[in-house]
RNAcentral holds the sequence, with entries from ENA. Predicted 3D model of a 71-nucleotide RNA (transfer RNA) from Halalkalibacter kiskunsagensis. Taxonomically the source falls in Halalkalibacter (Bacteria, Bacillati, Bacillota, Caryophanales). Model confidence (mean pLDDT): 83 of 100.

RNA sequence: GGGGCCUUAGUUUAAUGGGAGAAUAGUUGACUGGCAGUCAAUUGAUACGAGUUCGAUUCUCGUAGGCUCCA
Numbered sequence: 001g002g003g004g005c006c007u008u009a010g011u012u013u014a015a016u017g018g019g020a021g022a023a024u025a026g027u028u029g030a031c032u033g034g035c036a037g038u039c040a041a042u043u044g045a046u047a048c049g050a051g052u053u054c055g056a057u058u059c060u061c062g063u064a065g066g067c068u069c070c071a
Stems, first nucleotide, its partner, number of pairs: 001070007010024004018054001026042006047063005
C1' cells in the first nucleotide's frame, strides 16, 4: 500500500426491511434478626456521518477503531 471480517446496555450476545430482546451487572422493594440467597419491579444500547426506502441494527457509500491475509 491492497483485500477480507467485525463494531448493539457496564460485560457476553440475539434480532431474514416494520413491536430493539435475553443473560449478567446496577437501583428499588419483599422474604430473613443481619449477611448471603430467592422473588418482583425498574434504569441503561444499534461506532460516527450521509444515501436508498412509506419505513434501516439489517441494504449502499464514506470515516474511525479492532482482528486477519497478501505485498